[in-house]
Molecule: transfer RNA
Organism: Candidatus Woesearchaeota archaeon
């Protein structure tokens, strides 16, 4: 330099163009002699920039990062 894969919550990850879910972590509460566990509840996210579309996490282009392959 060329090609490919991936990028979503603090972390691990779902979501085949139609309200972004779950687990865990964190905050609050119930329970408990205390703590932990358990249960209830809440906060928090689509790498970035454009395009297509009534509507984009999803499709297209560019770009950034990580990994793999070729040279």
């Nucleotide at each position: 330099g060329c090609g490919g894969u991936a990028g979503u919550a603090g972390u691990u990850u779902a979501a085949u163009g139609g309200c972004a879910g779950a687990a865990u972590a964190c905050g609050g509460g119930u329970c408990u002699g205390u703590g932990g566990a358990a249960c209830c509840u809440g906060u928090g996210g689509c790498g970035c920039g454009a395009g297509u579309u009534c509507g984009a996490u999803u499709c297209u282009c560019g770009u950034c990062u990580a990994c793999c392959g070729c040279c």